[in-house]
RNA sequence: GCGUUCCUCACUGGAGAGAGGCGGGCCCCGGAGCUCGUCCACCGAAGGGGCAAGCUUGCGCGGGACUGCCAACCGCCUUGUCAAUCUCUCAGGUACCCCGGACAGCGAGGACAUC
Numbered sequence: 001g002c003g004u005u006c007c008u009c010a011c012u013g014g015a016g017a018g019a020g021g022c023g024g025g026c027c028c029c030g031g032a033g034c035u036c037g038u039c040c041a042c043c044g045a046a047g048g049g050g051c052a053a054g055c056u057u058g059c060g061c062g063g064g065a066c067u068g069c070c071a072a073c074c075g076c077c078u079u080g081u082c083a084a085u086c087u088c089u090c091a092g093g094u095a096c097c098c099c100g101g102a103c104a105g106c107g108a109g110g111a112c113a114u115c
Stems, first nucleotide, its partner, number of pairs: 003112001005111005011105003018040001020039007041094003047090001048088003054081002058077001060076004
């Protein structure tokens, strides 16, 4: 020096979905408070699972090869690899606030590495 590279820290921004039903506890004995259990309805952007093309595996099948043998190559099947803001909804979440939050911006430090 390299790079739409990766990691960490701090700050900033950051969506969606029931103020759900029933029962218990705490409390100031009314809750639109907190918490636990359960039932139904929902959300997708902590995390997690699944999948494409491509590449790849194979005593595989067909073509190439119109009579026998044969290569590259092509198609199908098959093996492995394989992405997401897609999908699943396990987990998590569902009034405001708080908390969480993929991802993004600004800054600092570090890794690949002493090439």